[in-house]
The RNA shown here (Glycine riboswitch aptamer) has 112 nucleotides and comes from a Halanaerobiaceae bacterium. The model forms 91% of the base pairs in the Rfam consensus. It matches the Rfam family "Glycine riboswitch aptamer". Gene Ontology term of the family: glycine biosynthetic process. About the family: This family represents the bacterial glycine riboswitch.
RNA sequence: AUGAAAGAAGUGGGAGAGAGCUAUUUUUAGCCACAUAGCCACCGAAGGGGUAAGCUUAUAAUCUGACCAGGUUUUAAGUGAAACUCUCAGGUAAAAGGACUACUUCUGGACA
Numbered sequence: 001a002u003g004a005a006a007g008a009a010g011u012g013g014g015a016g017a018g019a020g021c022u023a024u025u026u027u028u029a030g031c032c033a034c035a036u037a038g039c040c041a042c043c044g045a046a047g048g049g050g051u052a053a054g055c056u057u058a059u060a061a062u063c064u065g066a067c068c069a070g071g072u073u074u075u076a077a078g079u080g081a082a083a084c085u086c087u088c089a090g091g092u093a094a095a096a097g098g099a100c101u102a103c104u105u106c107u108g109g110a111c112a
Base pairs, nucleotide, nucleotide: 006107007106008105009104010103011102012101013100018040020039021038022037023036024035041092042091043090047088048086049085050084054079055078056077057076058075060073061072062071063070064069
C1' cells in the first nucleotide's frame, strides 16, 4: 500500500556580515569594475574541525562467591550530536553560491 523511512532530479522559498584601505597587471582619452598581492574590521547556513551524557575496554581498590563470574568506586583510552562552538575554508552591493525547506516526478517497499 490512494505508498512510510532513505535517495535522486526539476521548479520555487532561503539569513548574516565593509560596494573597506593601499598597490599593481590588462583595458581605456580617462575613471570605475573584475582579477592579483598586502593590511584592518566583520559573518556563519557550502565544506571541514572540536565537544556532553551514555556505551565499550583496561587498570587499581573493595564487596558477594567453593571456582568461573558478577556488582560498586577511582583512573586512563576508544566511541559518541547539532542549527552548540571554532572561523581552517568560504563569505561581507548585485549576480553566483547557500544549510534547510515546499511542491512535482522517479527509485524504494514499511515504517514514522
Description:
The prediction has a mean pLDDT of 81.